This is a predicted structure of a 346-nucleotide part of an RNA (small-subunit ribosomal RNA, central domain) from an uncultured bacterium.
Context: one part of a larger RNA
RNA sequence: CUGGGUGUAAAGGGUGUGUAGGCGGGAAAGCAAGUCGGAUGUGAAAAUUAUGGGCUCAACCCAUAACCUGCGUCCGAAACUGUUUUUCUUGAGAAUCGGAGAGGUAAAUAGAAUUCCCGGUGUAGCGGUGAAAUGCGCAGAGAUCGGGAGGAAUACCGGUGGCGAAGGCGAUUUACUGGACGAAAUCUGACGCUGAGACACGAAAGCGUGGGGAGCAAACAGGAUUAGAUACCCUGGUAGUCCACGCCCUAAACGAUGAAUGCUAGGUGUAGGGGAGUUAUCUUCUGUGCCGCAGCUAACGCAAUAAGCAUUCCACCUGGGGAGUACGGCCGCAAGGUUGAAACUC
Numbered sequence: 001c002u003g004g005g006u007g008u009a010a011a012g013g014g015u016g017u018g019u020a021g022g023c024g025g026g027a028a029a030g031c032a033a034g035u036c037g038g039a040u041g042u043g044a045a046a047a048u049u050a051u052g053g054g055c056u057c058a059a060c061c062c063a064u065a066a067c068c069u070g071c072g073u074c075c076g077a078a079a080c081u082g083u084u085u086u087u088c089u090u091g092a093g094a095a096u097c098g099g100a101g102a103g104g105u106a107a108a109u110a111g112a113a114u115u116c117c118c119g120g121u122g123u124a125g126c127g128g129u130g131a132a133a134u135g136c137g138c139a140g141a142g143a144u145c146g147g148g149a150g151g152a153a154u155a156c157c158g159g160u161g162g163c164g165a166a167g168g169c170g171a172u173u174u175a176c177u178g179g180a181c182g183a184a185a186u187c188u189g190a191c192g193c194u195g196a197g198a199c200a201c202g203a204a205a206g207c208g209u210g211g212g213g214a215g216c217a218a219a220c221a222g223g224a225u226u227a228g229a230u231a232c233c234c235u236g237g238u239a240g241u242c243c244a245c246g247c248c249c250u251a252a253a254c255g256a257u258g259a260a261u262g263c264u265a266g267g268u269g270u271a272g273g274g275g276a277g278u279u280a281u282c283u284u285c286u287g288u289g290c291c292g293c294a295g296c297u298a299a300c301g302c303a304a305u306a307a308g309c310a311u312u313c314c315a316c317c318u319g320g321g322g323a324g325u326a327c328g329g330c331c332g333c334a335a336g337g338u339u340g341a342a343a344c345u346c
Base pairs, nucleotide, nucleotide: 003318004317005316006315007300008299012314014201015200016199017198021194022193023192025088026087027086028085029084030083031082033081034080035077036076037075038074039073040072041071042070048066049065050064051063052062053061054060091191092188093187094186096183097182098181103177104176105175106174107173108172109171110154115149116148117147118146119145120144121143125136126135162169163168206247207246208245209244210243211242215241216240220236221235222234223233258313259312260311261310262309263308266291267290268289269288270287271286272285273284274283275282276281295302296301319346320345321344328339329338330337331336
C1' cells in the first nucleotide's frame, strides 16, 4: 500500500457554519470527454513462451510465430458516467395558518433562607464531635422579637418532562431574537449530502484590568486523630466562586456510539401537534423512554433513536512501555495548548 476495523479490546474530531474536493432524484433530446468495438501505425534488438532445427545429448545457438497488457490516428456504438438544452415533483427550500418550549441577549422586579449591623426581652452558656478541643460568650453570646444592609441562589411545580449544534439552559415580567414541530399543498424546480483547510461557539479551573464579596471554600493557621497525619473530622480563613470587558480552548467535552439518505415484526409508557368518531376508542407526524422478533455481536448486549441490511462523504486505528514525552513549527500575557517522533526495552 492493499486489506480489516473504530459502544466496552487500538481507533468517531468537543460542536457547528461552510470553501475546495468527493458523491448525488424522475423523463426526453443532442454531443461523444470517460467507456466499448473495429481498422491502422508504432511498441528496437536481446530476453520470455510455443513450434521446428544445428552442435553425439544438454547447457548453448539459429529460424518462425506469439507476446510486448501501452500510445497515436481514423471509422463506428450510445446503455452507464460526463456535458448541453427542455421538462417533472417525490429530495431541498420559500410563503400561509397554528400551538409547545429552563433556546439566546438585555433590563426591571419578587419572596424564602444564610450572614452582618442597630434596638428590645433575657441569662450562662453556645458551638462542635465517635469522643473532644481549638473557637464564640458576663465588655451580655446562643435563644427570641422588631428594624436595616448586602451578596448569591431561585424551594414547591419538576417529570428516563422540555429546549439547544454541542458546551449547556430552571423565580417572575417586559423588549429584541434563533431554531424545531404540526396542518394544508400556494410557489421555486434538484437549488441536495458530506466536508480537508478556514471561521465561529466551546463546562470547570486558570490568567489580565476594574468592580463586588453574603454563603461556600483550594492555599494557609489552629484543634483533634495517629507510631507519624504535610490527610480524612472540627474551628477559622485568603484567592476563587459573582459582574463587565479581554484571554485561555481543555474534560470520563460520554450514548465512551461522526453526519446524511433509504429499507427491515411487534408491544407498552410519555411530550407537542393533526385527523376520524357512536366520545369508548382508533389513526397519523415529530421527539423522548422501556421491552422485544429477524438480523448482528467475542460476549455483554444492540435491535426503526441499530451496534441490522445498503449507499455517499469526513475523521481516526495498526502490539505494550518509552510518550502525548523530546525536538522543531504554530498559538498563548502566563499556565500551557496543538501538531508529534526516535533510540532503547519487553